[in-house]
C1' cells in the first nucleotide's frame, strides 16, 4: 500500500427577534382568602434510538395458609443485576489462513409418534449378489462315475459388495472362514470406572470393555431441572354543578326521655288533595322549595416525575458489575408545547473564484433495564492477513 | 396509552397434529355451439403461501425478527 475484523464517540456551534408549554416570581383586577384573569421579570424545555410493544422490573387495584394440578417460559457452567429470555468470562461444537465471528448449547437405554418419495429393509431387514446343502434336469467324456460345468427350485448362512435415500447398523488395514462378520487383533473413535486439576461446564493420564445399545427429529407430543397470581397509569385515588335516589319540614297545647336540645306519643285547629250526592267518617300531603344523607364519578384535581439518576474522581474485579468521596437537578403536556427567521461559523459536494446546494432514521405520554428494528456526514482506538521499502 | 387477531392466485376461500405437482369457486384467455350475444360444454394460463433469518432430510404449516390490516378497552 492493499484485504479484512472489532470497539467506542458523534447527531453542527454560537448570538439575536418573534412565538408555544412548563416552574418560580411580581404588578394590578375579582371575590367567600385562597385561587382565577391579564400583564411584566427570570429558569427549563425530546431521543440514541423517545420506535417495535419482544422481554424483565418498579408502582397500582384484585386475589392468596401452605403444598400439588392445570397453563405458560427458560435450558452448557459459573458470576453479575432489583430481575431477564439481558450482560460479562470460561466451557464444548461450526466457520474462517488469522483478527475474530456464530450456536434454543438438557434428555433420543422412561414412553409414544414421524422419517414422504425411492429402497429388500428406516431399527432389527435378504432385492440383486456371495456362500453351503438337498432335488430333478441338460450337456461333456479313451475313463460312464459318488465325475465335471451349466440353469432352474427348495432349505439355510451372510450386511464385506451392487443399488435407494438427508441417513443402512462404528471407520481403516491384517488376520480368519465355505462365504462373511467385532468373529479376532492393531489404530482411531465411542463408553465404564479411577487418579489428577478446576467452584463449575470440562480437560488430561491410567485402566477396562467388541454385550461397542439399535440412526435422526424434542423450534412433535413428552420428561427432567428452574422459574411465573391476575390486570395494567385507560392501574389506581379525590371530586363540584346538573340530573338520580332516600328522609325531614303547617300552628298551638298536653304527655314521655332529657339539665336543656333533638326526638317519641297523643288532642284540637288551618290549607291542599282523594274516596263519597253532601256531611260525618278515613286516607295522602304541607308541595313550584329548604336542608341533610347515598351511591354512580362528568368536568377538574391528584397518580407525575428525585431516579436502581447524571457527570467527576477513586478503589475491587479479566469483565460484566459494584462500593467510597465530591459535585448537580435536567419536559411534565392532555386535541396535547419544543417552532419560525436573521447573522457569523464548522463538515460534505459541485465550481478557478465568488458562490449555489446538502446534512440521515426519527420525534414524549407512568417510569426505568435490555433486546430487536431504522439510521446521515464523519472521528478515534486497536488488532489480523498478503505483498513491498528502509 | 394498553391488549387480541388476521395475512394463501384479480375476488371469496379451503389446505395449518411437517412430506413438497399448493387447491376449489367466480373472474381472465382460446376453442366448441349460435345467424351474433348470453347461458352451457371442453381446455389453457395466472401462487416470491406479507418479508426475512433460523430449526429439519424436507417449511403455507414450527420458532424468532419485522411489514402491513382489522378489533377492543375511558
Nucleotide at each position: 500500500c492493499g484485504g479484512u475484523c472489532c470497539u467506542g464517540c458523534g447527531a453542527g456551534g454560537u448570538g439575536g427577534u418573534c412565538g408555544c408549554c412548563g416552574g418560580c416570581u411580581u404588578a394590578u383586577g375579582c371575590c367567600a382568602a385562597g385561587g382565577c384573569a391579564u400583564g411584566g421579570g427570570u429558569c427549563g424545555g425530546a431521543g440514541g434510538a423517545a420506535a417495535g410493544u419482544c422481554c424483565g422490573g418498579a408502582c397500582a387495584u384484585c386475589g392468596c395458609a401452605g403444598g400439588g394440578a392445570a397453563g405458560g417460559g427458560u435450558g452448557g457452567u459459573c458470576g453479575g443485576u432489583a430481575a431477564c429470555g439481558c450482560c460479562g468470562a470460561c466451557c464444548g461444537g461450526g466457520g474462517g489462513c488469522a483478527a475474530c465471528c456464530c450456536c434454543a448449547g438438557g434428555g433420543a437405554c422412561a414412553g409414544u409418534g414421524c422419517a414422504a418419495c425411492a429402497g429388500a429393509a428406516a431399527g432389527a431387514u435378504a432385492c440383486c449378489g456371495c456362500c453351503g446343502g438337498g432335488c430333478g434336469c441338460u450337456u461333456c467324456c479313451a475313463u460312464c462315475g459318488c465325475g465335471a460345468a451349466g440353469a432352474g427350485c427348495c432349505c439355510g448362512g451372510u450386511a464385506a459388495g451392487g443399488g435407494u435415500g438427508c441417513a443402512a447398523a462404528g471407520g481403516u488395514g491384517a488376520g480368519g472362514u465355505a462365504a462373511g462378520a467385532g468373529c479376532u487383533c492393531a489404530c482411531c473413535g465411542g463408553g465404564g470406572c479411577g487418579g489428577c486439576g478446576g467452584u463449575g461446564a470440562c480437560g488430561u493420564c491410567g485402566u477396562c470393555c467388541g454385550a461397542c445399545u439399535c440412526u435422526g427429529c424434542a423450534a412433535a407430543c413428552c420428561c427432567c431441572a428452574c422459574c411465573c397470581g391476575a390486570u395494567g397509569c385507560a392501574a389506581g385515588g379525590c371530586g363540584a354543578a346538573c340530573a338520580g335516589g332516600a328522609g325531614u319540614c303547617g300552628a298551638g297545647g298536653g304527655u314521655c326521655c332529657u339539665c336543656a336540645c333533638c326526638g317519641g306519643c297523643c288532642c284540637u285547629c288551618c290549607c291542599g288533595g282523594g274516596c263519597g250526592a253532601c256531611c260525618c267518617g278515613c286516607c295522602c300531603g304541607g308541595c313550584c322549595g329548604a336542608c341533610u344523607c347515598c351511591a354512580g364519578g362528568u368536568a377538574g384535581c391528584c397518580g407525575c416525575u428525585c431516579g436502581a439518576g447524571c457527570c467527576g474522581u477513586c478503589g475491587a474485579g479479566c469483565a460484566a458489575u459494584c462500593g467510597g468521596c465530591g459535585g448537580c437537578c435536567u419536559a411534565g403536556a392532555u386535541g396535547a408545547a419544543u417552532g419560525a427567521c436573521c447573522a457569523c461559523u464548522g463538515c460534505c459536494g459541485c465550481g478557478c473564484a465568488a458562490g449555489c446546494g446538502g446534512a440521515a432514521c426519527a420525534g414524549g405520554a407512568u417510569c426505568c433495564g435490555g433486546c430487536u428494528u431504522a439510521g446521515c456526514a464523519g472521528c478515534a482506538g486497536g488488532a489480523c492477513c498478503g505483498a513491498g521499502g528502509c | 396509552g394498553g391488549c387480541c387477531c388476521c395475512g394463501u392466485a384479480g375476488c371469496u376461500c379451503a389446505g395449518u397434529u411437517g412430506g413438497a405437482u399448493a387447491g376449489a369457486g367466480c373472474a381472465a384467455c382460446a376453442g366448441a355451439u349460435u345467424c351474433c350475444u348470453a347461458a352451457u360444454c371442453u381446455g389453457u394460463a395466472g401462487g416470491u403461501c406479507g418479508u426475512g433469518u433460523g430449526u429439519u432430510c424436507g417449511a403455507a404449516u414450527c420458532a424468532c425478527a419485522c411489514c402491513g390490516g382489522g378489533g377492543u378497552c375511558a
Two RNAs folded together computationally: RNase P RNA and transfer RNA, 464 nucleotides in total. It holds a member of the Rfam family "Bacterial RNase P class A". Its family is annotated with dimeric ribonuclease P complex, ribonuclease P activity and tRNA processing in the Gene Ontology. Rfam describes the family as follows. Ribonuclease P (RNase P) is a ubiquitous endoribonuclease, found in archaea, bacteria and eukarya as well as chloroplasts and mitochondria. It is annotated as a ribozyme. Model confidence (mean pLDDT): 76 of 100.